[in-house]
RNA sequence: AAUUCUGAGGAGCGUUGCGAUCACAUUGGCUUAUGUGACCAGGCUCAGAAUUAUAACCCCUAAUUGCAACGGCGCUCAGUCAUA
Numbered sequence: 001a002a003u004u005c006u007g008a009g010g011a012g013c014g015u016u017g018c019g020a021u022c023a024c025a026u027u028g029g030c031u032u033a034u035g036u037g038a039c040c041a042g043g044c045u046c047a048g049a050a051u052u053a054u055a056a057c058c059c060c061u062a063a064u065u066g067c068a069a070c071g072g073c074g075c076u077c078a079g080u081c082a083u084a
Base pairs, nucleotide, nucleotide: 001052002051003050004049005048006047007046008045009044010077011076012075013074014073015072018043021038022037023036024035025034026033042070
């Protein structure tokens, strides 16, 4: 750094459907591209673990301190603050 899994980022309902995924079809020298349908608003960030790759001085443990940001549209609830 990448991939996978887990946890967290308060919750619910409705809705649109980009990407991904699946199915079908078309095209093509290459498993590429396109179309339709289904599904679809934690796909993002942080933390932990595993694996792989790269690098080379890191890794591990303890203590202290601090602690998120963002998340289509509409509605509702919870929580905090203020006003009445």

Predicted 3D model of an 84-nucleotide RNA (SAH (S-adenosyl-L-homocysteine) riboswitch aptamer) from a Thiotrichaceae bacterium. Its Rfam family is "SAH (S-adenosyl-L-homocysteine) riboswitch aptamer". On this family, see Wang et al., Mol Cell 2008: "Riboswitches that sense S-adenosylhomocysteine and activate genes involved in coenzyme recycling". NCBI's taxonomy places the organism under Bacteria, Pseudomonadati, Gammaproteobacteria, Thiotrichales, Thiotrichaceae. Its mean pLDDT, the model's own confidence on a scale to 100, is 75.